[in-house]
RNA sequence: CCGUGACAAGAGCAAACCCGUCGUGAGGCGGGCUCGCAAAGCCGUGGGUCUCCCCCUGGGAGACUGCCUGGUUGCCGAA
Numbered sequence: 001c002c003g004u005g006a007c008a009a010g011a012g013c014a015a016a017c018c019c020g021u022c023g024u025g026a027g028g029c030g031g032g033c034u035c036g037c038a039a040a041g042c043c044g045u046g047g048g049u050c051u052c053c054c055c056c057u058g059g060g061a062g063a064c065u066g067c068c069u070g071g072u073u074g075c076c077g078a079a
Base pairs, nucleotide, nucleotide: 005076012037013036017032018031019030020029021028022027035066041072042071043070046068047067048064049063050062051061052060053059054058
């Protein structure tokens, strides 16, 4: 350096649920909590799932990346 991801070390994130708040809704944000995570950092093309609306063989507007894939950056370290 490559490869690899451990019952290692340090640091980090935070599902469900509860409270507050915003939204018609899917859900967002803040706090508590801790199921998990080596990209559960960032972006959000494509697929997927979900919501709302309409003049409903269809069309439009949205939500989710902790569902898959893609792009990009990146901590630590053993056999």
Molecule: c-di-GMP-I riboswitch aptamer
Organism: uncultured Coriobacteriia bacterium